[in-house]
RNA sequence: CGGGGUGUAGCGCAGUCCGGUUAGCGCACCUGCUUUGGGAGCAGGGGGCCGUCAGUUCGAAUCUGACCACCCCGACCA
Numbered sequence: 001c002g003g004g005g006u007g008u009a010g011c012g013c014a015g016u017c018c019g020g021u022u023a024g025c026g027c028a029c030c031u032g033c034u035u036u037g038g039g040a041g042c043a044g045g046g047g048g049c050c051g052u053c054a055g056u057u058c059g060a061a062u063c064u065g066a067c068c069a070c071c072c073c074g075a076c077c078a
Stems, first nucleotide, its partner, number of pairs: 001074007010027004020058001029045006051067005
């Protein structure tokens, strides 16, 4: 430098293909109850506008473009 992939809550992921109202799951976290306590169980709760910017659209996590970060492959140099 070229090609490809990934980026969504603290962590791991789904949702994207085929745009539709309020963005979800598990674990973790907080509160209460049960328990002497630890652990565990039950009930309830908080937390993200989807890597950034722009575009298309009535409407974008989803489509388009550029850029950023990480990973893989290849090329070049040594």